[in-house]
């Protein structure tokens, strides 16, 4: 991040299976993605629980395809 090359991921949504939940994994799909590769640091959003009349709190989970951070990585014009 231009123009290719060589690839790669796989959103919805169904289907099995796991969690109380978010939501994860496998199989089938294909929205889209130049890091949509990995990482829970910051932050935001979501789920359980406590207290609670709420609401703010605390606390455990979760989300990296919410953004920002780290860090690996194909091609190689400005």
């Nucleotide at each position: 991040g231009a123009a290719a090359a060589a690839g790669g991921u796989a959103a919805a949504c169904c289907c099995u299976g796991g969690g109380u939940a978010a939501c994860c994994a496998g199989g089938g799909g294909g929205c889209a993605c130049a890091a949509a590769g990995c990482c829970a640091c910051g932050g935001g959003u979501c789920c359980u629980g406590a207290c609670u009349g709420g609401a703010a709190u605390c606390a455990g989970g979760a989300u990296a395809g919410c953004c920002g951070g780290g860090u690996u990585a194909c091609c190689g014009a400005a």
c-di-GMP-I riboswitch aptamer from a marine sediment metagenome, 78 nucleotides, folded computationally. The model forms 95% of the base pairs in the Rfam consensus.